[in-house]
């Protein structure tokens, strides 16, 4: 510099391919306990990287950027 490809909850992940985002771990309260643990009950806390456009409606489609991987050239 060109291809491709990734970003969604603290993390790991999902979302019927355009219908209004969810799970497990985690964490928070509360019941248990002498206290924790463990169980059980309750709680989703999110600007879906960012800006912007199309639609009645956008995580999904469109257009710019931006981080990360991965391939290919070009310089040292």
């Nucleotide at each position: 510099a060109g291809g491709g490809g990734u970003g969604u909850a603290g993390c790991u992940c999902a979302a019927u391919u355009g219908g209004u985002a969810g799970a497990g771990c985690a964490c928070u309260g509360g019941u248990c306990u002498c206290c924790a643990a463990a169980a059980c009950c309750a709680g989703g806390u999110g600007u879906u990287g960012c800006a912007g456009g199309u639609u009645c409606g956008a995580g999904u489609c469109c257009u710019g950027u931006c981080u990360c991987c991965c391939c290919u050239g070009c310089c040292a």